[in-house]
Molecule: c-di-GMP-I-GGC riboswitch aptamer
Organism: Peptococcaceae bacterium UBA2264
Parts: sequence; structure tokens; C1' cells
RNA sequence: AACGAUAAACGGCAAAUCCGUCGAAAGGCGGAGACGCAAAGCCACGGGUCUAAGACCAUUAAGGUUAUGACAGCCGGGUUACCGAAG
Repeated sequence: AACGAUAAACGGCAAAUCCGUCGAAAGGCGGAGACGCAAAGCCACGGGUCUAAGACCAUUAAGGUUAUGACAGCCGGGUUACCGAAG
């Protein structure tokens, strides 16, 4: 240290699913639960994905477009941090 172990810390986080709750939704939060994770801590900065209340378009209607909403456990990037075998 940009590396990451069958180490240590009775260490940390917690997918799906279920319950409660907030939300138009995506999704968030709390509880249960563990698939996984060495930044699965934090930040929507770039790409990506999801949603579409409102707005706009269309209209007999169905519907379409759009983030100002969301995802950090999709990929990059930024930033902070515990431990210290091998190389």
C1' cells in the first nucleotide's frame, strides 16, 4: 500500500422472502431473515437501469414522451476507514 489470508476482532453489513409503515410508483425506513459482500461505508459526478405523480402529445379511447423521483448489492469515478499473513 493501489494487495487481501481457512489470520484477528464472541467484529461489521445483509439479497430473496414475510410483517409493519411512508410513497402515485420505482423505492425508502423499522422488524424478522441470510444469498452474498474486504469498503455490500458515504457521494447520483459519468454511463446504465427502474418509475411516471405532474407536464406535454394523442384521443371515442387505449396509449406515448419526459425526472424534478429512485437504485451506491449494475459498471466506472470521488471520498473516508478496521486488521496485517504471503507477494